[in-house]
RNA sequence: GCUGCGGUUGUCUAAUGGUAGGAUAGCGGGCUGUGGCCCCGCUGGCGUGGGUUCGAUUCCCACCCGCGGCC
Numbered sequence: 001g002c003u004g005c006g007g008u009u010g011u012c013u014a015a016u017g018g019u020a021g022g023a024u025a026g027c028g029g030g031c032u033g034u035g036g037c038c039c040c041g042c043u044g045g046c047g048u049g050g051g052u053u054c055g056a057u058u059c060c061c062a063c064c065c066g067c068g069g070c071c
Base pairs, nucleotide, nucleotide: 001070002069003068004067005066006065007064010024011023012022013021018054026042027041028040029039030038047063048062049061050060051059
């Protein structure tokens, strides 16, 4: 330099154009003599910049970062 895959909350992981969901962690409460387990609730997320579209996590382009392959 070329090429393939990937980037979603503190962590892990879904979502094939129409309100971004689940687990775990954190916080609050219930339960308990205390703690743990268990139950309920809350908080927090689409790598950056453009384009297409009524509408983009999703489709297109460039860039950034990570991993693999080629040279």

This is a predicted structure of a 71-nucleotide RNA (transfer RNA) from a Microcaldota archaeon. Rfam family: tRNA. The prediction has a mean pLDDT of 80.